RNA sequence: GGGUGGGUAGCUCAGUUGGUUAGAGCACCGGUCUUACAAACCGGGGGUCCUGGGUUCGAGUCCCAGUCCGCCCA
Numbered sequence: 001g002g003g004u005g006g007g008u009a010g011c012u013c014a015g016u017u018g019g020u021u022a023g024a025g026c027a028c029c030g031g032u033c034u035u036a037c038a039a040a041c042c043g044g045g046g047g048u049c050c051u052g053g054g055u056u057c058g059a060g061u062c063c064c065a066g067u068c069c070g071c072c073c074a
Stems, first nucleotide, its partner, number of pairs: 001073007010026004019057001028044005050066005
């Protein structure tokens, strides 16, 4: 340099044919239980969906450019 996959919560990830409120597990915070801790159970907070632009009534999702990471080729 060329090709290809990916970037969504603190971490690991899901997200269907473009639509309804952006979610799960773990972690974190509060509560119940316990002498206490853990476990278990109940509840809660937390998001610039990598960045910019475009299409559309509507974009995490489609298109273009950029950027970062992985893999393959040179």

Predicted 3D model of a 74-nucleotide RNA (transfer RNA) from a Spirochaetales bacterium. Model confidence (mean pLDDT): 81 of 100. The RNAcentral record of the sequence draws on ENA. Its Rfam family is "tRNA". NCBI's taxonomy places the organism under Bacteria, Pseudomonadati, Spirochaetota, Spirochaetia, Spirochaetales.